A computed fold for a 268-nucleotide RNA from a Solirubrobacteraceae bacterium, annotated as Bacterial large signal recognition particle RNA. It is recorded under the gene name ffs. The RNAcentral record of the sequence draws on ENA. The coordinates come from a structure-prediction model, not an experiment, and the mean pLDDT is 78.

[in-house]
RNA sequence: CCGUGCUAGGCGGGGUGCUAGCGGUGCCCUGUACCCGCAAUCCGCUCUAGCGGGGCUGAAUCCCCUCCCGAGGGGCUUAGGCCUCGGGGUCAGCGCCCCGGUCGCGAUGCUGAUGGUCCAGUCCCGUGGCGAUGAAGACCCGUGAACCAGGUCAGGUCCGGAAGGAAGCAGCCUUAAGCGGUCACCUUCAGGCGCCGCGGGGACACUGAACCGGAGUCGCGCACCGGCGGCCGCGCUCCGCAGGCCGGCUUCGACGGAGGGUGCACGG
Numbered sequence: 001c002c003g004u005g006c007u008a009g010g011c012g013g014g015g016u017g018c019u020a021g022c023g024g025u026g027c028c029c030u031g032u033a034c035c036c037g038c039a040a041u042c043c044g045c046u047c048u049a050g051c052g053g054g055g056c057u058g059a060a061u062c063c064c065c066u067c068c069c070g071a072g073g074g075g076c077u078u079a080g081g082c083c084u085c086g087g088g089g090u091c092a093g094c095g096c097c098c099c100g101g102u103c104g105c106g107a108u109g110c111u112g113a114u115g116g117u118c119c120a121g122u123c124c125c126g127u128g129g130c131g132a133u134g135a136a137g138a139c140c141c142g143u144g145a146a147c148c149a150g151g152u153c154a155g156g157u158c159c160g161g162a163a164g165g166a167a168g169c170a171g172c173c174u175u176a177a178g179c180g181g182u183c184a185c186c187u188u189c190a191g192g193c194g195c196c197g198c199g200g201g202g203a204c205a206c207u208g209a210a211c212c213g214g215a216g217u218c219g220c221g222c223a224c225c226g227g228c229g230g231c232c233g234c235g236c237u238c239c240g241c242a243g244g245c246c247g248g249c250u251u252c253g254a255c256g257g258a259g260g261g262u263g264c265a266c267g268g
Stems, first nucleotide, its partner, number of pairs: 001268006009057003012030005020046005034054005063261006072252006080246005085240006093234003096230002098227005103221006115212003119208004123201009133190005140181004149174004157166003
């Protein structure tokens, strides 16, 4: 150096979560790299850190170490920036709204405005009448008694010498209790159903009548003036065990790339 056969090792890795810690099942990122059983109120181990069973590959492009690149994940950052959400402040910031007045236009008003007095109604409680509604009952129809309801009682039974009588089952008919049905009429009962009446209460507002009184009342228009009126919408600002995106710092880090390292036996 070559050939043959073995062994170590390998047959994914990382993050997160859980954990005293290490793996796994779970979730996530890479990526394609065996199978079966166990496993989140967990399963199995103990710094040599999954356990149990089986299979493939096998000293190298495949194993181990170092370095580079870097997908992706975790933590911090309100004294990095931007956006949104919740709460507070601000009218001596803007807009808008509200209130009062002036003015303009229109409508109405001496056939009587605003207002006032008084009486009623709308409202509440009680009560009566009528009606509607609901429920029940009655009426009506049907059904309905082996025997302890009635009528008629075949057959059969009993009494009698006979003629004739007697009780009476089944059947049929009619009914009682019961059961079922029933449009309307009738009766009873019920109540945040309606209308009308009576009594009491209430009295802000609205409506109506009577009386008093004697000139305004209403609508529209910020056209003008005033208000130590309204956070209603914005702006600004403060707070936040409120959230999101970008960035910064830090940590872990797959895939990939570069370099280096590493057995045993036999034979030639």